Predicted 3D model of a 73-nucleotide RNA (transfer RNA) from Amphiamblys sp. WSBS2006. It matches the Rfam family "tRNA". Rfam classes the family as a transfer RNA. Taxonomically the source falls in Amphiamblys (Eukaryota, Opisthokonta, Fungi, Amphiacanthidae).
RNA sequence: GUCCUGUUAGUGUAGUGGUUAUCACGUCUGUCUAACACACAGAAGGUCCCCAGUUCAAGCCUGGGACAGGACA
Numbered sequence: 001g002u003c004c005u006g007u008u009a010g011u012g013u014a015g016u017g018g019u020u021a022u023c024a025c026g027u028c029u030g031u032c033u034a035a036c037a038c039a040c041a042g043a044a045g046g047u048c049c050c051c052a053g054u055u056c057a058a059g060c061c062u063g064g065g066a067c068a069g070g071a072c073a
Base pairs, nucleotide, nucleotide: 001072002071003070004069005068006067007066010025011024012023018056027043028042029041030040031039049065050064051063052062053061
């Protein structure tokens, strides 16, 4: 330098262009306990990496960029 893959909640992760973006762990609250843990019930937590474009509608499609990983030279 060229090409490929990835970027979604604190962490990991799912997501055929269409209703309120999924699940697990973690966090918080309640029940339970003398207390803690476990278990059960509930809750909070997301500018879907950035900028533009297409579309009635974009996490998803297109272009450019950033970062990470890989292949080739």